[in-house]
RNA sequence: GAACCAAGAUCGCCGAGUCCCGCGAGAGCGGGAGCGGGGGACCCAAAAUCCCGGGGCGCAUCGCCGCUGGUUUCCUUGCGGAAGCCUGGCGUAGGGCACUAUUCGGCCCGAGCCCGUCAGCUAACCUCGUAGGCGACGAAUAGGAGCCAG
Numbered sequence: 001g002a003a004c005c006a007a008g009a010u011c012g013c014c015g016a017g018u019c020c021c022g023c024g025a026g027a028g029c030g031g032g033a034g035c036g037g038g039g040g041a042c043c044c045a046a047a048a049u050c051c052c053g054g055g056g057c058g059c060a061u062c063g064c065c066g067c068u069g070g071u072u073u074c075c076u077u078g079c080g081g082a083a084g085c086c087u088g089g090c091g092u093a094g095g096g097c098a099c100u101a102u103u104c105g106g107c108c109c110g111a112g113c114c115c116g117u118c119a120g121c122u123a124a125c126c127u128c129g130u131a132g133g134c135g136a137c138g139a140a141u142a143g144g145a146g147c148c149a150g
Stems, first nucleotide, its partner, number of pairs: 011135004018033006034130006044120001053118001054115004062091004069086007094109004099143007
């Protein structure tokens, strides 16, 4: 000096997930505003019965392939073979990348969880959440916002 790792600050990103107040030594427990979700009439929609139940949050749906591995079932005297599931790969509906829109180029995600036989829409009304995880942008045009100076 560089790379890498860890911590902190600042500035930011995905997301509804921010702010304020009270009690308490503290841990924590409550309340409110804002934002977000669910249930819930007439009307409308749907329409009986049977089989496969059905539904919600979310961008996260759908398709093809297959061998690297694992596992289950079946067949075989055995070697081994077949099928299903998970893992894997390539795409895709869709979503995101520092005020907004458009254009060009580039990059990232395309998960997971919940209800429990029950829910269409839905005014009044009822009810729940306010987390978690991160560093995935450049240019041009137009329009805004803020700050500083005079």